[in-house]
RNA sequence: GAUUGUUUCCGGGGCAGGGUGAGAGUCCCUACCGGCGGUAAGCUUUUGAGGCAAGCCCGCGACUUUCGCAGUUAAUAGCAGCUGCGAAACUGACAAGGUGAGAAACCUUGGCCGACAGUAAAGUCUGGAUGAAAGGAAACGGCU
Numbered sequence: 001g002a003u004u005g006u007u008u009c010c011g012g013g014g015c016a017g018g019g020u021g022a023g024a025g026u027c028c029c030u031a032c033c034g035g036c037g038g039u040a041a042g043c044u045u046u047u048g049a050g051g052c053a054a055g056c057c058c059g060c061g062a063c064u065u066u067c068g069c070a071g072u073u074a075a076u077a078g079c080a081g082c083u084g085c086g087a088a089a090c091u092g093a094c095a096a097g098g099u100g101a102g103a104a105a106c107c108u109u110g111g112c113c114g115a116c117a118g119u120a121a122a123g124u125c126u127g128g129a130u131g132a133a134a135g136g137a138a139a140c141g142g143c144u
Base pairs, nucleotide, nucleotide: 001144003142004141005140006139007138008137009136010135017029018028019027031124032123033114034113035060036059037058038057042052043051044050055112056111064089065088066087067086068085069084070083071082072081094110095109096108097107098106116127117126118125
């Protein structure tokens, strides 16, 4: 310097104010929020290397559904349920104007989107979840 492994840690934000109502952070007006990786004509720093910059451009994760396998409960076998693992499916939303050689990303304006269960109908409350995870960091090794 390149490559590879183990362990540990980290790893999501948000209804203020008003209306209706017996009851609503669930409806209505309005407010507020934006996971991870990539990309970048911007910003920052510099000798250089870097750092930051997209909810709606590309991809990923979670959730949900289905299937398979294993386990679990019953006297036996099977089914169902539950738990775990694996695979597959599903999986939201952007335009206009400006600048420019070039905009999906910059600037301005106006829009739009957000699993399941519970409950007066929920992106924001409660719950599965002190979970899982995209991924990030560190430590310690192996090989060349």
Predicted 3D model of a 144-nucleotide RNA (FMN riboswitch aptamer (RFN element)) from a Clostridiales bacterium. Its mean pLDDT, the model's own confidence on a scale to 100, is 77. Lineage of the source: Bacteria > Bacillati > Bacillota > Clostridia > Eubacteriales.